Background:
Glycine riboswitch aptamer from Rhodoplanes serenus, 102 nucleotides, folded computationally. The organism belongs to Rhodoplanes, within Bacteria. It was read from a public genome assembly, where an Rfam model found it. It matches the Rfam family "Glycine riboswitch aptamer". Its family is annotated with glycine biosynthetic process in the Gene Ontology. Model confidence (mean pLDDT): 77 of 100.
């Protein structure tokens, strides 16, 4: 030096769980044009769920105590729960970069 580690950026894949129920609202549609009928998206409530962004807890260990001390476990604060979407954990590639192994 190649390469490897780690950061970072960009590009691509990358799951889970009510199209829940009730009320206000109300694009838009339907029509016999009324005081009709359907009705997304929004906000409130209410009960059930997810776990792979954040958050939090813990095992061996280590310690005289204290404090540390992981996770894709667990626990749901917050976030989420038809397709779409994406805070998406984690994997491919490729640049770039300070240090480290070489």
């Nucleotide at each position: 030096a190649a390469c490897g580690a780690c950061g970072a950026u960009g590009c691509g894949g990358g799951a889970g769980a009510g199209a829940c129920c009730g009320g206000c609202c109300g694009a838009g549609g339907c029509c016999g044009c009324g005081a009709g009928c359907c009705a997304a998206a929004g906000c409130c409530g209410g009960c059930g769920c997810c776990g792979a962004c954040g958050g939090a807890g813990c095992a061996a260990c280590a310690c005289c105590c204290c404090c540390g001390g992981a996770a894709a476990c667990u626990c749901u604060c917050a976030g989420g729960c038809a397709c779409c979407c994406g805070a998406g954990a984690c994997c491919g590639c490729a640049u770039c970069g300070a240090u480290c192994g070489g």